Bacterial RNase P class A from Demequina aurantiaca, 361 nucleotides, folded computationally. The sequence was found by an Rfam model in a public genome assembly. Its Rfam family is "Bacterial RNase P class A". From the family's description: Ribonuclease P (RNase P) is a ubiquitous endoribonuclease, found in archaea, bacteria and eukarya as well as chloroplasts and mitochondria. Of the family's consensus pairs, 97% are formed in the model.
RNA sequence: UGAGUUGGCCAGGCGGUCGCGUGGUGGGGCAACCCACACCGAGGAACGUCCGGGCUCCGUAGAGCAAGGUGGUGGCUAACGGCCACCCGGGGUGACCCGCGGGACAGUGCCACAGAAAAUAACCGCCUCGCAAGAGGUAAGGGUGAAAAGGUGAGGUAAGAGCUCACCGCGAUGCUGGUGACAGCAUCGGUCAAGGUAAACCCCACUUGGAGCAAGACCAGACAGGAUGCGUUCGAGGGCUGCUCGCCCGAGUAUCUGGGUAGGUUGCUAGAGGCGUGCGGCAACGUACGUCGUAGAUGGAUGACCGCCCCCGUGGCUUAGGUCACGGCGACAAAACCCGGCGUAUCGGCCAACUCAUCCG
Numbered sequence: 001u002g003a004g005u006u007g008g009c010c011a012g013g014c015g016g017u018c019g020c021g022u023g024g025u026g027g028g029g030c031a032a033c034c035c036a037c038a039c040c041g042a043g044g045a046a047c048g049u050c051c052g053g054g055c056u057c058c059g060u061a062g063a064g065c066a067a068g069g070u071g072g073u074g075g076c077u078a079a080c081g082g083c084c085a086c087c088c089g090g091g092g093u094g095a096c097c098c099g100c101g102g103g104a105c106a107g108u109g110c111c112a113c114a115g116a117a118a119a120u121a122a123c124c125g126c127c128u129c130g131c132a133a134g135a136g137g138u139a140a141g142g143g144u145g146a147a148a149a150g151g152u153g154a155g156g157u158a159a160g161a162g163c164u165c166a167c168c169g170c171g172a173u174g175c176u177g178g179u180g181a182c183a184g185c186a187u188c189g190g191u192c193a194a195g196g197u198a199a200a201c202c203c204c205a206c207u208u209g210g211a212g213c214a215a216g217a218c219c220a221g222a223c224a225g226g227a228u229g230c231g232u233u234c235g236a237g238g239g240c241u242g243c244u245c246g247c248c249c250g251a252g253u254a255u256c257u258g259g260g261u262a263g264g265u266u267g268c269u270a271g272a273g274g275c276g277u278g279c280g281g282c283a284a285c286g287u288a289c290g291u292c293g294u295a296g297a298u299g300g301a302u303g304a305c306c307g308c309c310c311c312c313g314u315g316g317c318u319u320a321g322g323u324c325a326c327g328g329c330g331a332c333a334a335a336a337c338c339c340g341g342c343g344u345a346u347c348g349g350c351c352a353a354c355u356c357a358u359c360c361g
Base pairs, nucleotide, nucleotide: 001357002356003355004354005353006352007351008350009349010348012309013308014307015306016305017304018303020041021040024037025036026035027034028033043332047343048342050341051340052339053338054337055212056211057210058209062245063244064243065242067208068207069206070205071204072086073085074084075083076082087101088099089098090097091096102203103202107201108200109197110196111195123142124141125138126137127136128135129134150168151167152166153165154164155163169192170189171188172187173186174185175184176183177182216266217265218264219263225257226256227255228254229253230252237249238248239247273292274291275290276289277288278287279286280285310330311328312327313326314325315324316323317322
């Protein structure tokens, strides 16, 4: 200097004029409300609604089945399908990235086509016998295929083959290291014949009540019946995923049809909160001290205009710098109980560390 990898941050700025919202201070008003002033007032994803919770309710409380979720090991966390570190496998020169990562000897299923054969192996080929037809042996070579009876080399053989040997792979046992997944080493084994697939069903391990702020609480307001079925202790109906059992409530209930009311307060923002520093930890994160008060709407607030700067596009001038004019409000986009994650979209910019290549000192 170029090319890459990983992580973090910002999200137009400044000034002025008018306007909007919550709470605060002061003033006016019987009240409703009005006026003035100062502070504050949309995100990194607020989107998706995919996970996990806080919180609220389901009278109290249980067992089993079904169903669902996750899947290497160890940690973090309120919890998670999240995050951190490590192991194994794969990709990359590398920094790094990827993984639906337990089990195929519990069982069931599937492996199309091609091919001789997809687990009861022999098409071509090689060897032996034979005049020939053919018979026997072989699975090293060729072909088919995603996959064909471990791989390479040597010996051996009629030709071949773990037939034998060396190394590798595979399996068993032991030792060492590690919390562990695992790793290394040593010894033994050549009936070391028995494939792949679980992102197929399944098995195993761990785990799971349900519904949701339109939850729920309070005040106000209104309330009309009719038909049918079942039932009143020999129990209809009910107890909020489904089924069964158990336990309990229970005199009216279930279905259809028809009429009336539905306004307001609260929940609602001080939180598993933000920021800073120290300590512990490889890290995720934890902890101690200090500090801050940073929307709370409810037909739903934060906008409009002007000037300058920044950014983008077009054109002219200019050796590079740069300069002039015109246009564009300027990516993705917007709270609605709150929080921790994940996924998706995205203009422009900044910072840090690491890797590779080349050049110079």